[in-house]
RNA sequence: GCGCACGUAGCUCAGUUGGUUAGAGCGCGUCGCUGAUAACGACGAGGUCCGUGGUUCGAAUCCACGCGUGCGCAC
Numbered sequence: 001g002c003g004c005a006c007g008u009a010g011c012u013c014a015g016u017u018g019g020u021u022a023g024a025g026c027g028c029g030u031c032g033c034u035g036a037u038a039a040c041g042a043c044g045a046g047g048u049c050c051g052u053g054g055u056u057c058g059a060a061u062c063c064a065c066g067c068g069u070g071c072g073c074a075c
Base pairs, nucleotide, nucleotide: 001073002072003071004070005069006068007067010026011025012024013023019057028044029043030042031041032040050066051065052064053063054062
C1' cells in the first nucleotide's frame, strides 16, 4: 500500500427487514439479610452507540470520507 472484519456502559457483548423506552452479564454504590464476611435479594448510578457529512418523516442500524483495532496479502 491492497483486501476483509470490527468500533454500543469501567470490562465482555446483544440489539442490523431503519420505528415509538438503548439493553444483558460482570463490576461499582446504597439498603436488606448475617455475630461478621461471602453468597443471595431489592433499588440505583453510569452511554449524546468512534468522528464528520449525507439519505430519510425518522439512523446505533443505510451511504461516503476520515480515525483506531485485529487478521490476511504485498513491499
The RNA shown here (transfer RNA) has 75 nucleotides and comes from Pirellula sp. SH-Sr6A.
Taxonomically the source falls in Pirellula (Bacteria, Pseudomonadati, Pirellulales, Pirellulaceae).
Rfam family: tRNA. About the family: Transfer RNA (tRNA) molecules are approximately 80 nucleotides in length. Gene Ontology term of the family: triplet codon-amino acid adaptor activity. The family's RNA type in Rfam is transfer RNA.